[in-house]
Description: A computed fold for a 143-nucleotide RNA from Streptomyces griseorubiginosus, annotated as c-di-AMP riboswitch aptamer (ydaO/yuaA leader). Its Rfam family is "c-di-AMP riboswitch aptamer (ydaO/yuaA leader)". About the family: This family represents a conserved RNA structure found upstream of the ydaO and yuaA genes in Bacillus subtilis and related genes in other bacteria. Taxonomically the source falls in Streptomyces (Bacteria, Bacillati, Actinomycetes, Kitasatosporales). The RNAcentral record of the sequence draws on MGnify.
């Protein structure tokens, strides 16, 4: 100096307060009428196969034991949890914006705690991180 994302900024010594973005709850009217296979939120981050581990569980077998168990060993193992790998809803790519055609990355990770539909009033919170990799060309209208 620039990108991603609300994640910038002012005042203060500092506690801490304001702008200003951004997200949650929260009537009426509408919407919805099965709602434990819990569900629900931030977020681009969903979803599907394949293959490993581990496993709750089921079976046999052997030891202990009076039993009820227990503890090894082999088998299976639906759902599930982790991971790897390949795909994908879907985001992002240098002034904005919408369209076309190409490319490259990413497709994470976290709260709530049986409860949330929309939603005036009103109430609650947040304001971090991370990256420097480059692919762009055309169409319109800003600026």
């Nucleotide at each position: 100096c620039g990108c991603c994302g609300a994640a910038u900024u002012c005042c203060g010594c500092a506690a801490g307060g304001g702008a200003a973005c951004c997200g949650g709850g929260g009537a009426a009217c509408c919407a919805c009428u099965a709602c434990u296979u819990g569900g629900g939120g931030u977020g681009a981050a969903u979803c599907g196969c394949u293959c490993g581990u581990g496993g709750a569980c089921c079976g046999c077998c052997g030891u202990g034991g009076c039993a009820g168990c227990a503890c090894g060993g082999c088998g299976g193992g639906u759902a599930u949890a982790c991971g790897c790998g390949c795909g994908u809803a879907g985001g992002a790519g240098a002034c904005c914006u919408u369209c076309c055609u190409g490319c490259u990355c990413c497709g994470a990770a976290c709260c709530c705690g049986u409860c949330a539909g929309c939603u005036a009033a009103c109430c609650c919170g947040g304001u971090a991180g991370g990256c420097g990799a480059g692919a762009a060309g055309g169409a319109a209208g800003g600026a």